Model confidence (mean pLDDT): 78 of 100.
The RNA shown here (Glycine riboswitch aptamer) has 76 nucleotides and comes from Niallia nealsonii.
Rfam family: Glycine riboswitch aptamer. About the family: This family represents the bacterial glycine riboswitch.
The model forms 89% of the base pairs in the Rfam consensus.
It was read from a public genome assembly, where an Rfam model found it.
RNA sequence: GGAGCCGCUUCUGGAGAGACCGCAAAGUCGGCACCGAAGGAUUCACAAUCUCAGGUAAAAGGACAGAAGAGUAACA
Numbered sequence: 001g002g003a004g005c006c007g008c009u010u011c012u013g014g015a016g017a018g019a020c021c022g023c024a025a026a027g028u029c030g031g032c033a034c035c036g037a038a039g040g041a042u043u044c045a046c047a048a049u050c051u052c053a054g055g056u057a058a059a060a061g062g063a064c065a066g067a068a069g070a071g072u073a074a075c076a
Base pairs, nucleotide, nucleotide: 001075006071008069009068010067011066012065013064018032020031021030022029033056034055035054039052040050041049042048
């Protein structure tokens, strides 16, 4: 000096499934039903599966994708 890899920050987009019943809603609690795209588990790996946690109006969260920024770093 420094593309890639690695994760970080900001912005944008971002699905699924009961605004269920108890009590008008939310929160909390209990009951039943449901979702899979934080995470987690099963698996050599993927797919698939489970649903502990999380979620089932909005808000928040959200795998993933795009753009920008600095850093680390292979290397020279």